The RNA shown here (c-di-GMP-I riboswitch aptamer) has 85 nucleotides and comes from an Anaerolineales bacterium.
RNA sequence: GAAUGACAAAGGCUAACCCGGCGAAAGUCGGGGGCGCAAAGCUAUGGGUCUACCGUCUUUUGAUCAUGAUCGCCAGGCUGCCGUA
Numbered sequence: 001g002a003a004u005g006a007c008a009a010a011g012g013c014u015a016a017c018c019c020g021g022c023g024a025a026a027g028u029c030g031g032g033g034g035c036g037c038a039a040a041g042c043u044a045u046g047g048g049u050c051u052a053c054c055g056u057c058u059u060u061u062g063a064u065c066a067u068g069a070u071c072g073c074c075a076g077g078c079u080g081c082c083g084u085a
Base pairs, nucleotide, nucleotide: 003084004083005082012037013036017032018031019030020029021028022027035072041078042077043076045075046074047073048070049069050068055064056063057062
């Protein structure tokens, strides 16, 4: 340096849920809380999924639409602790 995650060690993050805030919503931020995670660190690059204010169509109910969201959905890219049976 690469590969790898058995045994450890130091730690780290934080699901559901609750409270407060933002948002049309999906969702997200802060506090609490821990289901879990060896990248559950960062990144919206590809795919998937979610939402539809506005727009378009529709007599209407509705349908459709991502520039919005999701990295703890999958993959890619970048970075990182410790160890090596």

Overview: The sequence was found by an Rfam model in a public genome assembly. The source organism's lineage runs through Bacteria, Bacillati, Chloroflexota, Anaerolineae and Anaerolineales.